The RNA shown here (transfer RNA) has 72 nucleotides and comes from a Candidatus Parvarchaeota archaeon. It matches the Rfam family "tRNA". Rfam classes the family as a transfer RNA. From the family's description: Transfer RNA (tRNA) molecules are approximately 80 nucleotides in length. The coordinates come from a structure-prediction model, not an experiment, and the mean pLDDT is 84.

[in-house]
């Protein structure tokens, strides 16, 4: 310099155009004499920025950015 793949709560993760899952953490409540385990319920994501198609975008397409990986 060139060509793959990636990017989602706090941390991992599913999702190939139609309200964005689930599991760990976290709060409350239950349960114990307490704490652990187990129950119920809850908060928690501008889907990495930005632009574009399209009635509708995490998703398709263009650019930035970061992250890995090859190749020179």
């Nucleotide at each position: 310099g060139g060509g793959c793949u990636c990017g989602u709560g706090g941390u991992c993760u599913a999702g190939u155009a139609g309200u964005a899952u689930g599991a760990c953490g976290c709060c409350a409540c239950c349960c114990u004499c307490a704490c652990a385990c187990g129950g119920u319920g809850g908060a928690g994501a501008u889907c990495a920025g930005g632009g574009g198609u399209g009635c509708g975008a995490u998703u398709c397409c263009c650019c930035u950015c970061g992250a890995g990986c090859c190749c020179a």